[in-house]
RNA sequence: UGAAGAUAAUGGCAAACUUUUUGAAAGAAAAGGACGCAAAGCUAUGGGUCUAAGGGAUAAAAUAUCCUAUGACAGCCAAGUUGCCUAA
Numbered sequence: 001u002g003a004a005g006a007u008a009a010u011g012g013c014a015a016a017c018u019u020u021u022u023g024a025a026a027g028a029a030a031a032g033g034a035c036g037c038a039a040a041g042c043u044a045u046g047g048g049u050c051u052a053a054g055g056g057a058u059a060a061a062a063u064a065u066c067c068u069a070u071g072a073c074a075g076c077c078a079a080g081u082u083g084c085c086u087a088a
Base pairs, nucleotide, nucleotide: 004086005085012037013036017032018031019030020029021028022027035075041081042080043079045078046077047076048073049072050071054068055067056066057065058064059063
């Protein structure tokens, strides 16, 4: 240095759930809380998943059903990028 990674050290993050705020929703933010995580840091680039406000289709009296991301998820998998530690 690369690869790999402990029942190591120092620190870090924080699922479910609860409360408040926000959003059409999915979701997000803050506080509490720890299931887990060596990238559970960052980027929606490829795949995937969620939602369907707006738009579209069909039938229509209200409206209902379906399609659609320009909305999301990085704690679904890849890819890119940055980074702490060092036993075997």